[in-house]
């Protein structure tokens, strides 16, 4: 070569056609005599890129692009 899988907050993952969620990280308040833990809020995402179908796409389709498996 040809073959499979995976791109989604700062990280580790859900999610599954109706305008995206968890822990975790960070900030701030309470709380302490302080410090941890802990309660609470708050920030964080053009959902890998472009096209398509669709009233509608993170979710279906192609096609490209980073990694990863597998054959050889």
């Nucleotide at each position: 070569a040809a073959g499979g899988g995976u791109g989604u907050a700062g990280c580790u993952c859900a999610g599954u056609a109706g305008u995206a969620g968890a822990g975790u990280a960070u900030g701030u308040g309470c709380c302490u005599a302080g410090c941890a833990u802990g309660c609470a809020c708050a920030c964080a995402g053009u959902c890998c890129u472009g096209g398509g179908u669709u009233c509608a796409a993170u979710u279906c389709c192609c096609a490209g692009u980073a990694c990863c498996c597998c054959c050889a």
Predicted 3D model of a 72-nucleotide RNA (transfer RNA) from Camelus ferus. Its Rfam family is "tRNA". Rfam classes the family as a transfer RNA. The source organism's lineage runs through Eukaryota, Metazoa, Theria, Camelidae and Camelus. Model confidence (mean pLDDT): 84 of 100.